Record summary
Glycine riboswitch aptamer from Novosphingobium sp. Leaf2, 96 nucleotides, folded computationally. The sequence is in RNAcentral, with records from Rfam and Ribocentre. The source organism's lineage runs through Bacteria, Pseudomonadati, Pseudomonadota, Alphaproteobacteria and Novosphingobium. The coordinates come from a structure-prediction model, not an experiment, and the mean pLDDT is 80.

RNA sequence: CUGACACGCGCGGGAGAGUUCGUUUCGAUUCGUCGAAACGGCGCCGAAGGAGCAACCGCCCCGGAAUCUCUCAGGCAAAAGGACCGCGCGGCGUCU
Numbered sequence: 001c002u003g004a005c006a007c008g009c010g011c012g013g014g015a016g017a018g019u020u021c022g023u024u025u026c027g028a029u030u031c032g033u034c035g036a037a038a039c040g041g042c043g044c045c046g047a048a049g050g051a052g053c054a055a056c057c058g059c060c061c062c063g064g065a066a067u068c069u070c071u072c073a074g075g076c077a078a079a080a081g082g083a084c085c086g087c088g089c090g091g092c093g094u095c096u
Base pairs, nucleotide, nucleotide: 003095004094005093007090008089009088010087011086012085013084018042020041021040022039023038024037025036026035027034028033043076044075045074049072050070051069052068056064057063058062
């Protein structure tokens, strides 16, 4: 210096499931009700996070994974978030 990987930042793409019921507060109102938030109930989703597991791998004991499983957390119109993917930039990292 080149390329790859890892890390950080930016941009783009990015699924699923009740616009459910009740109470309270605030706002609007054509006074019928509507919108938002908090709490509670039942029903659901899995791709933030978290947890669990193999006949596989290492192996004395035991340990190690996920897009699998669980659903604590989170979520169920839009917005936000979002595993993962792509592109760009960064530098003190590792390999070449």